[in-house]
Molecule: small-subunit ribosomal RNA
Organism: Lepocinclis sp. Saema103108C
RNA sequence: AACGCUGGCGGUAUGCUAACACAUGCAAGUCGAACGAUCCUUACGGAUAGUGGCGGACGGGUGAGUAACGCGUGAGUUAUCAACGCUUAGGUGAGGCAUAUCAAAUGGAAACGUUUGUUAAUUCCUCAUAAUGCUAUUAAGCUAAAGUUUUUCGCCUAAGCACGAGCUUGCGUCUGAUUAGCUUGUUGGUGGGGUAAUGGCUCACCAAGGCCCUGAUCAGUAGCUGGUCUGAGAAGAUGAACAGCCACACUGGGAUUUAGAACGGAACAGACUCCUACGGGAGGCAGCAGUGGGGAAUAUUUGGCAAUGGGCGAAAGCUUGACCAAGCAAUACCGCGUGGAGGAUGAAUGCUUUAGGGUUGUAAACUCCUUUUCUGAUUGAGGAAGUUCUGACAGUAUUUCAGGAAUAAGCAUCGGCUAACUUCGUGCCAGCAGCCGCGGUAAUACGGGGGAUGCAAGCGUUAUCCGGAUUUAUUGGGCGUAAAGCGUUCGUAGAUGGUUUGCUUAAGUUUAAUGUUAAAUACCAAGGCUUAACCUUGACAAUGCAUUAAAAACUGGGCGACUCUAGUGCAAUAGGGGUAAAGGGAAUUUCCAGUGUAGCGGUGAAAUGCGUAGAUAUUGGAAAGAACGCCUACAGCGAAAGCACUUUACUGGGUUGUUACUGAAAUUGAGGAACGAAAGCUAGGGGAGCAAACGGGAUUAGAUACCCCGGUAGUCCUAGCCGUAAACGAUGGAUACUAAGUGAUACUGUUGUAUUGCUGUAGCUAACGCGUUAAGUAUCCCGCCUGGGAAGUACGCUUGCAAAAGUGAAACUCAAAGGAAUUGACGGGGGCCCGCACAAGCGGUGGAGCAUGUGGUUUAAUUCGAUGAUACACGAGAACCUUACCAGGACUUGACAGGUUGGUUAUUCUUCUUAAAAGAAGAUUCCUUUCGGGGUCCAAUCACAGGUGGUGCAUGGCUGUCGUCAGCUCGUGUCGUGAGAUGUUGGGUUAAGUCCCGCAACGAGCGCAACCCUUUUUUCUAGUUACUUUUCUAGAGAUACUGCCGGUGAUAAACUGGAGGAAGGUGAGGAUGAGGUCAAGUCAGCAUGCCCCUUAUGUCCUGGGCUACACACGUGCUACAAUGGCUAAUACAGCGAGUUGCAAGUUCGCGAGAACAAGCUAAUCUCUUAAAAUUAGUCCUAGUUCGGAUUGUAGCCUGAAACUCGGCUACAUGAAGUUGGAAUCGCUAGUAAUCGUCGGUCAGAUAUACGACGGUGAAUACGUUCUCGGGCCUUGUACACACCGCCCGUCACACCAUGGAAGUUGGUCAUAUCUUAAGUGGUUUUUUCAUUAAGUUAAAAAUUACUAAGGUUGGGUUGGUAACUGGGGUGAAGUCGUAACAAGGUAGCCGUACU
Repeated sequence: AACGCUGGCGGUAUGCUAACACAUGCAAGUCGAACGAUCCUUACGGAUAGUGGCGGACGGGUGAGUAACGCGUGAGUUAUCAACGCUUAGGUGAGGCAUAUCAAAUGGAAACGUUUGUUAAUUCCUCAUAAUGCUAUUAAGCUAAAGUUUUUCGCCUAAGCACGAGCUUGCGUCUGAUUAGCUUGUUGGUGGGGUAAUGGCUCACCAAGGCCCUGAUCAGUAGCUGGUCUGAGAAGAUGAACAGCCACACUGGGAUUUAGAACGGAACAGACUCCUACGGGAGGCAGCAGUGGGGAAUAUUUGGCAAUGGGCGAAAGCUUGACCAAGCAAUACCGCGUGGAGGAUGAAUGCUUUAGGGUUGUAAACUCCUUUUCUGAUUGAGGAAGUUCUGACAGUAUUUCAGGAAUAAGCAUCGGCUAACUUCGUGCCAGCAGCCGCGGUAAUACGGGGGAUGCAAGCGUUAUCCGGAUUUAUUGGGCGUAAAGCGUUCGUAGAUGGUUUGCUUAAGUUUAAUGUUAAAUACCAAGGCUUAACCUUGACAAUGCAUUAAAAACUGGGCGACUCUAGUGCAAUAGGGGUAAAGGGAAUUUCCAGUGUAGCGGUGAAAUGCGUAGAUAUUGGAAAGAACGCCUACAGCGAAAGCACUUUACUGGGUUGUUACUGAAAUUGAGGAACGAAAGCUAGGGGAGCAAACGGGAUUAGAUACCCCGGUAGUCCUAGCCGUAAACGAUGGAUACUAAGUGAUACUGUUGUAUUGCUGUAGCUAACGCGUUAAGUAUCCCGCCUGGGAAGUACGCUUGCAAAAGUGAAACUCAAAGGAAUUGACGGGGGCCCGCACAAGCGGUGGAGCAUGUGGUUUAAUUCGAUGAUACACGAGAACCUUACCAGGACUUGACAGGUUGGUUAUUCUUCUUAAAAGAAGAUUCCUUUCGGGGUCCAAUCACAGGUGGUGCAUGGCUGUCGUCAGCUCGUGUCGUGAGAUGUUGGGUUAAGUCCCGCAACGAGCGCAACCCUUUUUUCUAGUUACUUUUCUAGAGAUACUGCCGGUGAUAAACUGGAGGAAGGUGAGGAUGAGGUCAAGUCAGCAUGCCCCUUAUGUCCUGGGCUACACACGUGCUACAAUGGCUAAUACAGCGAGUUGCAAGUUCGCGAGAACAAGCUAAUCUCUUAAAAUUAGUCCUAGUUCGGAUUGUAGCCUGAAACUCGGCUACAUGAAGUUGGAAUCGCUAGUAAUCGUCGGUCAGAUAUACGACGGUGAAUACGUUCUCGGGCCUUGUACACACCGCCCGUCACACCAUGGAAGUUGGUCAUAUCUUAAGUGGUUUUUUCAUUAAGUUAAAAAUUACUAAGGUUGGGUUGGUAACUGGGGUGAAGUCGUAACAAGGUAGCCGUACU
């Protein structure tokens, strides 16, 4: 500056972007004392068109152009001009010709003229005079004047001053090299012309110069400065107002007049506008106002010459949109106000609340006071200089009085940065946002309210500049890995450069002085407006430039000297250094010949391929090409790339020693030049092996790959090109200095010098690391960097045969990209260790039938939850109830709680209706009391009850799992910039972070272990229901601790063997679960926030459902039989349970069971006969005397009730099944396996489940390669939501910017050429008329030179646009694959070529 919301006063400033177009008015006149004339007159004078003089070159505006002597600064002008003004000196004589006005005639619409005649001057001309002037000097020559008057005032010449102007010049003055060459009047000279003046300023001739990497030329942009803004400064940005300079005046070029040239002068061309009688004319606001237009946006068609300043005039005076003032605008700066003091019941309202309160808030009300401001009156300046007169502003500033708190507060913000917090609404919606980010139902971030904070007549937003940003680093940065060292060397310009107490100079440097650095501004000190802003005065400064003087240390220049740098010589020496030639053996392949026979080859496994036409193998021979084993190494050489069989020739460099020679000859190095792996290209050779492309075989979902069989360019040589690599030590070169230790190579008698490695101090570093071979400390020179992507891309240019290389952007897009290290997690990384993890065994599951759970399907409903391990005989024994689901019927303060009020026939029973709940009728009438009442019940009422409704991703509590795995942490100390580390790692050992040793750690906590329970042996005590020593039950103790011995081990910890012992190394089993992980599970056990329902999602009832059934899965039971089934007989347990119960016994029944009934509240009685086992018999390998499903009939039991939907019994029936595919589970000893028994729940029961009890009672473990899981250490990482991670590219879609492009359309620049206005200069005279001493001057015409605009042609450069087309970027959930990150599953990456 603008915009949004708001708005009381005053002062001082300031106020078009389209150099776009402009209506209207004004912005430059004045002099009659220069002149003639006309008019008026009060007779004094006044007015006027014209001639003439001075001024219109100032003042005012604008910034288009200009990258320039334009500006700034400092010089020069002996290379200049200069009106008005001032000073000095001198002069001002004599003549003459015209002309406007005017008069007459006349043209034209107008603008404006034409002809004839008359006239004046300070208009014009001639003569005279003429130096101190001019002709560069001399000689000689030449040049002037104006008058008016009463005076003043003028005029001319010359010299000087002042103000002003012209020209020249040192230095300074933006960006681009993707603009590198430019220039022909160009550079200089001589001569002519021209100018006020120098000058190629111009012309003729001569010469060929001039500028440029210290950036010429070209392109883009731009008025410059004093200053202004920012900054600690250095600097960066800027050039409004005020002041200086420049440029411009509709656009373009050219002149005249003048002292000086041209906004409001003239001629011409062009564009535009206006008038016209169509013939022709007029115009130029970038002066002041104002209009249109453009724009986000900027004022009045005001007053006055009163002041200041300018012009003219002798003066009075006239004139002045300069100026002084006023008007408009919160546009900026400054000042003032919107009241002050008191005032708690902390009123009301609003908001909030844990409901108590808090806050709004002394704020208000109320009381007292004041009047800046406001309103109305009153007074009233200064600005005036010039004794009188003269004020636009303006009755303004100011003064006094009266009135009344009266007329006057908003804006933004409140998640962090950043001062200020709550509530409601919304629910990734609406929206916010400067950056981070907020919003998905508890938002201090959105919107509203309340409150608060900040500033205040303003507040906020947007735009721009500087700062912060040391983020372009002169002050003051970097380049190993973050961006950044050229691939390497040689070397030009340049930059830098050894010693000298030798001499000199004075360019740099330092000191002093002088001049200048305009004023204003800034700083400082004063002063004036009430203060301030503002204004005035003074002082300082103006860091610069120039000149003069001085100094001579340092740098530079000149003259010398030196030898330490450098180089040369001499003597040695190591080496895959280079180039060329010759020679060599092993291997491979091919060919020839022999032997020999069916395979060879190849792979994870195969196949393609080769082979009976004889391969592979083997023997002998021949040929070819390429590469050179062992020696061979952190060894050597080279500038780097690179260099390896042996020998020879030629040749470069290094090192060491001696110290003879030169005497700073050095370092670095922009441009430049040379070399430069591989791939690739051109031409000619060569071609054994290998091998892009290509063909085939495999693998695979696919496999244009990895693997295999073949195979061409190429790889090799010669001659040329290319010029790039992760060309790396990711570390430019040179010199000096700065601890040590220890290897290697060369020279060396020793010391030592040079090179190449490792460890490491100081120091450096973000860390990693570097560390005399620096990434340390310093100096010099070069190169390079400045967020990621787009992009090493596009365009342009250069190089190249091409491929390509070099140079190298922008639009757009993101808030990151990146480095080093840390802790984790992960790896188809590594090491160590453990576990019924594998292995060794035993028995199962998976096949059958049945039971049971789940999925799915079905249904009115099949209620809900649990879903890899860690859901699936789980929550949880569903006939009603349970029950939450469905259908139907009912209730509404409710089935349940407590509160208030009232009442009392509480309760119980019977009958009827009904599916029941429920309803109706009838009968009945409680306990307690301090006699008030209380309990109980009924009725009413409102606050409420109620919810197995939602959210386990809002929660508590509890639980599962890793895992009974050995881990998880802390304090102090130490290390590290820090995250963190150490401890906790290491060597042993253990079941164990168990213990020992070591150690910058020392200790400690939670875990481990132990303590607890059961069991085994034993002692003691007590005990009844017992016949009982033993036994049993209960209680209290003891025992086992690596305690003892041998061996191993570090003499440790510990391990191993043994003794004794009931038991031996945790004796066995249990309980016990660290810190954490899985947003694991549970809102349906319980509790609970928020949300939702409230005659219903609550409550009651009957019936149904949870038990359905093509199917799939899990967990079990029973089997498939002879180690067995059946029959008979005979043995041996333990844990438990029992009065709503267990029930002996007797009788009945085949039996389930029934009837009667003893005992037992339990070591007493009962459940309770244990079974497998043993003995004897039978069956004889079969779908059976195995197996028992299914079904029928008849019964028993529980229970209101057994149909959906219970259990049991008897008889009959007698299915599948003959040991179970892939796969998979459990178990290491009293274990597995096998046998039965008991309990809880419970009326009964679908229990084959679950929990316990005892009986019988094995096999195997070589071991840790593999599978799974876990622990520790280590390694890599582009992962951290942590591999179920991350992430790449094509394709498809949408949008965005951009490149190319046939074309098309503009701008601009220069060249060439045609035409050429006006004008100026030249030439000519056929012209005209006047004048003069003189064709002297003037005019005109023709022609010529230059030349604006215009036309034509081909170019350069830069825009717009374009069919089509290329890649790029962006976009919650698209497609295809899986390239990279772990050994990423073929290590990755760089250059190149092919596909």